Predicted 3D model of RNase P RNA and transfer RNA as a complex of 441 nucleotides.
RNA sequence: CGAGAUGCACAGACGAUCGCCGGAUCCGUUUGGAUCGGGAGGAAAGUCCGGGCUCCACAGGGUAGGAUGCCGGGUAACGCCCGGUGAAGGUGACUUCGAGGACAGUGCCACAGAAAGCAAACCGCUGGCCUAGAGCCAGUAAGGGUGAAAGGGUGGUGUAAGAGACCACCGCGAGUUCGGUAACGGACUCGGCACGGCAAACCCCAUCCGGAGCAAGGCCAAGCAGAGGAGUCGGGUGACCCGCCCAUCGCCUCCUCGGGUAGGCUGCUCAGAGACUCUCGGUGACGGGAGUCCUAGAGGAAUGAUCGUCAGGCCCAGGCGGGUGACCGCCGAGGCACCACAGAACCCGGCUUACGUGGAUCUCGCUCC
RNA sequence: GGCCCCAUCGUCUAGCGGUUAGGACACUGGCCUCUCACGCCGGUAACACGAGUUCAAAUCUCGUUGGGGUCG
Numbered sequence: 001c002g003a004g005a006u007g008c009a010c011a012g013a014c015g016a017u018c019g020c021c022g023g024a025u026c027c028g029u030u031u032g033g034a035u036c037g038g039g040a041g042g043a044a045a046g047u048c049c050g051g052g053c054u055c056c057a058c059a060g061g062g063u064a065g066g067a068u069g070c071c072g073g074g075u076a077a078c079g080c081c082c083g084g085u086g087a088a089g090g091u092g093a094c095u096u097c098g099a100g101g102a103c104a105g106u107g108c109c110a111c112a113g114a115a116a117g118c119a120a121a122c123c124g125c126u127g128g129c130c131u132a133g134a135g136c137c138a139g140u141a142a143g144g145g146u147g148a149a150a151g152g153g154u155g156g157u158g159u160a161a162g163a164g165a166c167c168a169c170c171g172c173g174a175g176u177u178c179g180g181u182a183a184c185g186g187a188c189u190c191g192g193c194a195c196g197g198c199a200a201a202c203c204c205c206a207u208c209c210g211g212a213g214c215a216a217g218g219c220c221a222a223g224c225a226g227a228g229g230a231g232u233c234g235g236g237u238g239a240c241c242c243g244c245c246c247a248u249c250g251c252c253u254c255c256u257c258g259g260g261u262a263g264g265c266u267g268c269u270c271a272g273a274g275a276c277u278c279u280c281g282g283u284g285a286c287g288g289g290a291g292u293c294c295u296a297g298a299g300g301a302a303u304g305a306u307c308g309u310c311a312g313g314c315c316c317a318g319g320c321g322g323g324u325g326a327c328c329g330c331c332g333a334g335g336c337a338c339c340a341c342a343g344a345a346c347c348c349g350g351c352u353u354a355c356g357u358g359g360a361u362c363u364c365g366c367u368c369c
Numbered sequence: 370g371g372c373c374c375c376a377u378c379g380u381c382u383a384g385c386g387g388u389u390a391g392g393a394c395a396c397u398g399g400c401c402u403c404u405c406a407c408g409c410c411g412g413u414a415a416c417a418c419g420a421g422u423u424c425a426a427a428u429c430u431c432g433u434u435g436g437g438g439u440c441g
Stems, first nucleotide, its partner, number of pairs: 001365006008358003012310007020039002023036005041341001045352002048350005053213004060242004065209005070084005085099001086097004100204002105202002107198003122144002124140006130133001152170006171193001172191008217266004226257006233250001234246004274293008313336003318331005370440007379394004387424001396412005417433005
């Protein structure tokens, strides 16, 4: 210098003028006015997970359904995060993994190929027979060919030719033992290959999940008119059964037509799994302690615009320095964009997606000293 | 704001992991006819996008994009 990897930070600052939306106080009390103070994000997004909160019963049992799936830990909880194990990728820094079970059962493996699942003789190799051939019978999975995949691999012994038939090493499986909380890893012994793949196919095993969502829910005000049909004989429990709860006689469900309303307050954001700083424990996620602070809250949606100064980025007239040179470093009038993605709607913790800039650490390659 | 669905030729659709992605209408070339229509023969034309699982994906899974429905 180039190409990368990881983990962070910021999302211009200040001032003036004109506005917008809430809050507090005062004046006015009919709209309003004055002062003070506050006013978007790292993703506010997608709504993909988890929780708080509210109602249904205080959320109970079973079935169905759904989710997760190496091990240990963190957490309110999670499908998230941290640390480790194994596998795969990369020269490397490092990254990725829906990573339980295929001897519980069922199913699938198209085409090609002789044979595709408790295997199979098409070519080939070898032996035999006689009708002497493009023949028949038998042996053979070492070789060829097909395929994503052909029932361990390499080398040797052996054989008519061959074959875990036998041997050595590797792989695989089982056992013992050592290390580790565990996943797992190491060592030794034995077996002689018996056990193909797919579970993001059904399924089995283990663990977890009750349902709905702030248009939940609560209160107030205004207004109205019921009719017809079907079903069920108590109704509610938002998939079903049990159970539970409420009622003791008319209640309920669905469909069609018709009538009324189109308001207000609350939930609601200043008290929280809150924020920031310091400190302690922990490899880390995170947890404990102390101090300081209060930080948007409308209900179709406010958080903006203009100007100036400064800071940063890019372009660049020109100047200075270095070099033989290409070029490099510094300064720089002026110009450009004021940057990208994007706008809270009950609230949090995550994930995913979109996106601009800066610097830190590390890796690889090239060049120079 | 919450919740729930869908995406295959120009249009409507079939497709339950292995198909040359099938059909109808439309478009188009030819035949038939004096000509047009009808009819007959043929052709063009699609899995929204990006990843993953698998030997193999329109189909299974995840994400993105676009469209639609519903609520007191």
Source information
Rfam match: Bacterial RNase P class A. It is annotated as a ribozyme. The prediction has a mean pLDDT of 76.